[in-house]
RNA sequence: CCGGGUGUAGCGAAGUUUGGUAUCGCGCGUGGUUUGGGACCACGAGACCGCAGGUUCAAGUCCUGUCACCCGGA
Numbered sequence: 001c002c003g004g005g006u007g008u009a010g011c012g013a014a015g016u017u018u019g020g021u022a023u024c025g026c027g028c029g030u031g032g033u034u035u036g037g038g039a040c041c042a043c044g045a046g047a048c049c050g051c052a053g054g055u056u057c058a059a060g061u062c063c064u065g066u067c068a069c070c071c072g073g074a
Base pairs, nucleotide, nucleotide: 001073002072003071004070005069006068007067010026011025012024013023020057028044029043030042031041032040050066051065052064053063054062
């Protein structure tokens, strides 16, 4: 330098095919249960999707540029 992959909550993932309410597990908070803790049960908070633009009534998803990491090639 060229090609490919990944980036979504504190952590790990799904969601991309076919654009249409941001989903799951662990963790966290509150309450219940317990003498207390753990486990269990109920409820809740937390990401507007790496960044910046574009298309669209509507973008995590489509398009362009760019950043970081990983793999391969020269």
Molecule: transfer RNA
Organism: Flavonifractor sp. An135